This is a predicted structure of a 71-nucleotide RNA (transfer RNA) from an uncultured Bacilli bacterium. It matches the Rfam family "tRNA". Rfam's curators write: Transfer RNA (tRNA) molecules are approximately 80 nucleotides in length.
RNA sequence: GCAGGUGUGGUUCAAUGGUAGAAUGCGGCCUUGCCAAGGCUGAGACGCGAGUCCGAUUCUCGUCACUUGCU
Repeated sequence: GCAGGUGUGGUUCAAUGGUAGAAUGCGGCCUUGCCAAGGCUGAGACGCGAGUCCGAUUCUCGUCACUUGCU
């Protein structure tokens, strides 16, 4: 330099254009003599910028980061 892949809570991962979920972690409460375990509950995310569309995490373009291959 060329081609491809991946970007979603703190972390690991889902989501067929129609209310963004789960596990784990974190806060509060209950349970226990205390801890752990358990139960209830709460906060927290679509890499960024445009376009298409009634509506975009999803489709298109650009860009950034990471990554694979080729040279």